[in-house]
Model confidence (mean pLDDT): 75 of 100.
Predicted 3D model of a 392-nucleotide RNA (Bacterial RNase P class A) from Hyphomicrobiaceae bacterium UBA7697.
The sequence was found by an Rfam model in a public genome assembly.
The model forms 95% of the base pairs in the Rfam consensus.
RNA sequence: UCAGCAGGCCGGAUGGCCGCUCCUCACGCAUGGGGAGAGGAAAGUCCGGGCUCCAUGGAAGCACGGUGCCGGAUAACGUCCGGCGGGGGCGACCCCAGGGAAAGUGCCACAGAAAGCAAACCGCUCUCGAGACUGGCUGACAGCCUCGAGGGUAAGGGUGAAAGGGUGCGGUAAGAGCGCACCGCGGCUUUGGUAACAAAGACGGCAAGGCAAACCCCACCGGGAGCAAAACCGAAUAGGGGCGGCACGGGCGAGCGAUCGUCCACGUCUGUUUCCAGACGCGCGGCCCGGGUUGGUUGCACGAGGCGUCCUGCAAGGGGCGUCCAAGAUGAAUGGCCAUCGCCUCGCCGCAAGGCGAGGAACAGAACCCGGCUUACAGGCUUGGUGACAUG
Numbered sequence: 001u002c003a004g005c006a007g008g009c010c011g012g013a014u015g016g017c018c019g020c021u022c023c024u025c026a027c028g029c030a031u032g033g034g035g036a037g038a039g040g041a042a043a044g045u046c047c048g049g050g051c052u053c054c055a056u057g058g059a060a061g062c063a064c065g066g067u068g069c070c071g072g073a074u075a076a077c078g079u080c081c082g083g084c085g086g087g088g089g090c091g092a093c094c095c096c097a098g099g100g101a102a103a104g105u106g107c108c109a110c111a112g113a114a115a116g117c118a119a120a121c122c123g124c125u126c127u128c129g130a131g132a133c134u135g136g137c138u139g140a141c142a143g144c145c146u147c148g149a150g151g152g153u154a155a156g157g158g159u160g161a162a163a164g165g166g167u168g169c170g171g172u173a174a175g176a177g178c179g180c181a182c183c184g185c186g187g188c189u190u191u192g193g194u195a196a197c198a199a200a201g202a203c204g205g206c207a208a209g210g211c212a213a214a215c216c217c218c219a220c221c222g223g224g225a226g227c228a229a230a231a232c233c234g235a236a237u238a239g240g241g242g243c244g245g246c247a248c249g250g251g252c253g254a255g256c257g258a259u260c261g262u263c264c265a266c267g268u269c270u271g272u273u274u275c276c277a278g279a280c281g282c283g284c285g286g287c288c289c290g291g292g293u294u295g296g297u298u299g300c301a302c303g304a305g306g307c308g309u310c311c312u313g314c315a316a317g318g319g320g321c322g323u324c325c326a327a328g329a330u331g332a333a334u335g336g337c338c339a340u341c342g343c344c345u346c347g348c349c350g351c352a353a354g355g356c357g358a359g360g361a362a363c364a365g366a367a368c369c370c371g372g373c374u375u376a377c378a379g380g381c382u383u384g385g386u387g388a389c390a391u392g
Stems, first nucleotide, its partner, number of pairs: 001388003005384006012341007020037007039363001043374002046372005051226004056277007064222005069083005084098001085096004099217002104215002106211003121157002123153009133143003165183006184206001185204002188201005230298004240289004245284002249264006266281004305324008343360007
C1' cells in the first nucleotide's frame, strides 16, 4: 500500500420567530412563566415474558406443538456465552435443523449386472470337446488363436452422487481380509476432563451404504385469551313486552304458608380421558317487537429502567456506589421559516495549512411495557487481529 475477517459508534447541532401536545406554577376566567416532546431498527408479529381477566388446582395417560452434543447465563426463550464434534477457508474466521439408521416402515430418478442381502455386463482363470496355424525326424508332444459346454472369481475395466473398507506385500489356476503390515471400524481397559469428548493400549478380520428440515423411536418443555386485556362512572317507555316447546330427583331441619338452609344425586368449569379436591348451577332453549350501549376517566409509563464508575467472571453476565426521570396522543401532537456551524460529493485557487463556489444527506413514525431474533439502511468515524507485496 492492497485484499479480506470480527466488533463498536454517529447518521445532524445551535439560536430566533410562529404553531401543536403533555406536565407544572401563578391566576376568577382569559392569559402568562418554566420543563419535556419519534428509532437503531419504532418495521416484521417470528419467539419469550411482565401485567390483566377466566374457577379452577394436584397427579397420571393420550393428542397437538416446540426443542434436541456438553456446561453455563437469564424472569424466560427456539436467545446469548464458553467448549466438544463435523465441514469450509492459506489465514484471521465462518457454517451445522449436532439424540437414534442392527425397533419398524419408506425412498435413492436415469444409467448400470446389481442400490439391501445380494449380484456378474466386459473381463481373468480351470476342465472337456472341435477346428486352424507354428515348431519338430513322419509319430508322440508343446505353444498360440477361435468357437461351444461346465465350473471358479469380484482383484482390473465400465455405469453412477454412492458398488461390500483403503494402500502395499505375500499367496492362488485366477482371485478375494485368504494371510500379514499400516490406516479405518467395533466394543473393552487405562489416563485426562464437571461433561460432551480426547489420547494410549491390547483384542477382534470386522457383511450390514446414504436420507429421520422422510414417517417413526427416545429425552425434555408447554392452560387459554389478550390493552380492542381489564376496572370505574354515566346512560334505559325498561330489572321490558308477546307467543310456543321441552323439563321440573330424593332425604333432613325451620316455617301457618310462600319459602329458606343443608346433604346425596345430576350437570358445567379454556385440548381430551381417569382419580382426588374445590367452585358454580339445579330450569333449559326457540321466534317476534322494542330501549340502552358509538360517552368519559383509569389502565398510561418508577421500570427484569437509563447513564457513569469500581469489583468479579474466559465470556454471556452478576454485584456495589453515585446520579437521572427523558413522549403519552386517541383519526391520532412532536412541525414550518430564517441564519450559522458540522458531515459528504464535485470544481477552482494554493507548496502546504487552508480558502471560495455549487449541490447532497439513507432506511424510515411511538400507541401497555420489556428481553431477543429477522429484515432495510446514502454517507462517515473507530478498535482488534489475518494474508500478500515493498522498505528498513